This is a predicted structure of a 111-nucleotide RNA (SAM riboswitch aptamer (S box leader)) from a Chloroflexota bacterium. The coordinates come from a structure-prediction model, not an experiment, and the mean pLDDT is 83. Its Rfam family is "SAM riboswitch aptamer (S box leader)". Rfam links the family to the GO term regulation of gene expression.
RNA sequence: ACCUUAUCAAGAGAGGUGGAGGGAGACGGCCCUGCGAAGCCCGGCAACCAGUCCUUCCGUUGAAGGACUAGGUGCCAAUUCCGGCAGAAAGUUGUUUCUGCAAGAUAAGGG
Repeated sequence: ACCUUAUCAAGAGAGGUGGAGGGAGACGGCCCUGCGAAGCCCGGCAACCAGUCCUUCCGUUGAAGGACUAGGUGCCAAUUCCGGCAGAAAGUUGUUUCUGCAAGAUAAGGG
């Protein structure tokens, strides 16, 4: 690379630096941006893994739930900004809603 599982409607600065771009990728839309983008620093959010403690179940290994900390990651405009495929419902002429899948992101395992 790739595979598996879980989650993705919440949350997060009126700081410094930096200078023109940014919103995953292709295309389309729609947005953000010199009242300053990306990046970097600081700050913050969350709590997947880890850690400590408690409760329940279990013969044991262990499993489930909860509280706390914040060490390993992650994240900090808009639903994963919206679009793809299939099905269903509403509705009325081109949309809306729901479900599943795909794609993507993150975590934890595997490799």